Predicted 3D model of a 544-nucleotide part of an RNA (large-subunit ribosomal RNA, domain I) from a Bacteroidales bacterium.
Context: one part of a larger RNA
RNA sequence: GGCGCACGGUGGAUGCCUAGGCUCCCGGAGGCGAAGAAGGACGCGACAGGCUGCGAAAAGCCGCGGGGAGCCGCCAAUGGGCUUCGAUCCGCGGAUAUCCGAAUGGGGCAACCCGGCAGGCAGGAGGCCUGCCAUCCCCGAAUGGGGAGGCGAACCCGCCGAACUGAAACAUCUAAGUAGGCGGAGGAGGAGAAAACAACAGUGAUACCGCGAGUAGUGGUGAGCGAAAGCGGCAGAGCCCAAACCGGGCGCGUCAAGGCGCGCGCGGGGUUGUAGGGCCCCCGGCGAGGGGCGGCGGCAGGGUAGCGGAAGGCGCCUGGAAAGGCGCGCCGGAGAGGGUGAGAGCCCCGUAUGCGAAACCCGAGCCGCGGCGCCGAGGGGAGACCCUGAGUAGGGCGGGACCGGAGGAAUCCUGCCUGAAGCAGGCGGCACCAUCCGCCAAGGCUAAACACUCCCGGGAGACCGAUAGCGGACAAGUACCGUGAGGGAAAGGUGAAAAGCACCGCGGACAGCGGGGUGAAAGAGGACCUGAAACCGUGCGCCU
Numbered sequence: 001g002g003c004g005c006a007c008g009g010u011g012g013a014u015g016c017c018u019a020g021g022c023u024c025c026c027g028g029a030g031g032c033g034a035a036g037a038a039g040g041a042c043g044c045g046a047c048a049g050g051c052u053g054c055g056a057a058a059a060g061c062c063g064c065g066g067g068g069a070g071c072c073g074c075c076a077a078u079g080g081g082c083u084u085c086g087a088u089c090c091g092c093g094g095a096u097a098u099c100c101g102a103a104u105g106g107g108g109c110a111a112c113c114c115g116g117c118a119g120g121c122a123g124g125a126g127g128c129c130u131g132c133c134a135u136c137c138c139c140g141a142a143u144g145g146g147g148a149g150g151c152g153a154a155c156c157c158g159c160c161g162a163a164c165u166g167a168a169a170c171a172u173c174u175a176a177g178u179a180g181g182c183g184g185a186g187g188a189g190g191a192g193a194a195a196a197c198a199a200c201a202g203u204g205a206u207a208c209c210g211c212g213a214g215u216a217g218u219g220g221u222g223a224g225c226g227a228a229a230g231c232g233g234c235a236g237a238g239c240c241c242a243a244a245c246c247g248g249g250c251g252c253g254u255c256a257a258g259g260c261g262c263g264c265g266c267g268g269g270g271u272u273g274u275a276g277g278g279c280c281c282c283c284g285g286c287g288a289g290g291g292g293c294g295g296c297g298g299c300a301g302g303g304u305a306g307c308g309g310a311a312g313g314c315g316c317c318u319g320g321a322a323a324g325g326c327g328c329g330c331c332g333g334a335g336a337g338g339g340u341g342a343g344a345g346c347c348c349c350g351u352a353u354g355c356g357a358a359a360c361c362c363g364a365g366c367c368g369c370g371g372c373g374c375c376g377a378g379g380g381g382a383g384a385c386c387c388u389g390a391g392u393a394g395g396g397c398g399g400g401a402c403c404g405g406a407g408g409a410a411u412c413c414u415g416c417c418u419g420a421a422g423c424a425g426g427c428g429g430c431a432c433c434a435u436c437c438g439c440c441a442a443g444g445c446u447a448a449a450c451a452c453u454c455c456c457g458g459g460a461g462a463c464c465g466a467u468a469g470c471g472g473a474c475a476a477g478u479a480c481c482g483u484g485a486g487g488g489a490a491a492g493g494u495g496a497a498a499a500g501c502a503c504c505g506c507g508g509a510c511a512g513c514g515g516g517g518u519g520a521a522a523g524a525g526g527a528c529c530u531g532a533a534a535c536c537g538u539g540c541g542c543c544u
Stems, first nucleotide, its partner, number of pairs: 001543009015529001016493002020464002022461007029453002031151002039100003042055003046078001050074002061094006070082003105114003115133007135148005155186001156184005166173001170220001196203002208233004217225002238445003241389001245268003249264006273423001275388004280381004290375001292374003295369005301362004306355003312328001314327004329346002331335001337349003394418008404430001425440005480487002500528001503515004
């Protein structure tokens, strides 16, 4: 030195555990903000470092309700207090709420600096307190009144809009109207009441789901892209203007001073495609009924604290400990689950089940309201006078959307140029024409069914178990890195209970160790459950 055996050290794998996480389901909530948010800075404790809580009234103040013996957070100790005259704690409402931040008196390198006006304190002031003073939009003649702004996970609508990639290269094409940027809205959003489909039969707003169907189509006919009708479901709901005409108001023009015309705004009227409406005539009718919405009040119900809740203080055995074993009982609308010194229906918390709110919130359901505001009405006829959405429909050029890449290309949108009819009218039915059929554009609103989950409550996993599971079970978006945008860890476990080793000895008033004590165990001693391997030793054996 090597190998082997034994015993240690080191190390922190493995096993067990879980306080945390992941995914889904059900319900709730779906917003907060100039009455100053989200998020922060700085403070507040007897002593106070981080977290938590709070705000100069500062781990808190007030009221109401719950609860019933302890309490002064995590977090011990010391000191000092509170509490059955009901504290701590829990729920609801209120008060206070520094400074920054949309930040809003002005400025600014956020948490700082400097003003004006009014009132007040102080009085050498250049000190201090309270309130108001930003911008934009709407209403208004105006003093003035109302609103917006910012933040927020996804979902939704609109505008702008890639590339990698695929086509086994690549340009049309694809990726994809995706990612990304911007704007807007709401608990949803969008769409929506036929100028629709269909096909000689009919349907009757829209959206969503299943089928139709990877079909019809489209496509360097490549890669790919990819409908609709119809059928079955879910849900179900329909409405209002503009105009004709009538009334009255204001302004203007004109006049022969009687009026007439024009414009603006208001009220009535009216809303349709078997056309409808106005105007005119006839009948009915001035009142009841109805609808929905908003408002108000009440109720049921629900939410935000809680309360009751059965049955072994059974015996023996093992053990440190009984919930284990044996034996004897009991309850069960409760044998879900968790805890307790091990494995408990009957010890504790609970569970089944039954109750509960002074206050605040929801309240689509029910009832009521002086009844307030809003909407809303019939039948018939005549005639063909008036109205029925114009820089619109359509066309040309260029582009885009549709399953449709310019194609025979309908339909829809429109940047430029054009440009109708107008009810004896107009549009569509995939070039175009005819016949036939369907429908009424160029104004608007519309619940439910279908999307999502930052957040709250409940539940469940052939989900993870500390190199896993969120990055984060722990003072984690922390430490640390970066000028910055940004990047981003490691780190859980004594024991049933601190009973966390009094006292003695060695040592340096240290560390550490030996006794001793606690404990079931200290080879559980805080660098603490188990404690693998690498690695480092000591002893012994063999070989060299």
The coordinates come from a structure-prediction model, not an experiment, and the mean pLDDT is 84. Its Rfam family is "Bacterial large subunit ribosomal RNA".